[in-house]
Molecule: transfer RNA
Organism: Alphaproteobacteria bacterium UBA3635
RNA sequence: GCUCCCAUCGUCUAGCGGUCCAGGACAUCGGAUUCUCAUUCCGGCAACAUGGGUUCGAUUCCCAUUGGGAGUGCCA
Numbered sequence: 001g002c003u004c005c006c007a008u009c010g011u012c013u014a015g016c017g018g019u020c021c022a023g024g025a026c027a028u029c030g031g032a033u034u035c036u037c038a039u040u041c042c043g044g045c046a047a048c049a050u051g052g053g054u055u056c057g058a059u060u061c062c063c064a065u066u067g068g069g070a071g072u073g074c075c076a
Stems, first nucleotide, its partner, number of pairs: 001072007010026004018056001028044005049065005
């Protein structure tokens, strides 16, 4: 350099065109339970990498960029 894969809450992840102003677990915050702590239970906060395109409609499909990972080449 070329090819392929990946990018979603603080972390790990679900999602396969309309169910999604996006769900779950852990963490965190508040509360209940408890003599206290732990456990358990209830509730809150928190995310679609960026820019275009297709479409009535995009987290989802396409292109580019950015970042990460894997493979592979450098002959004359």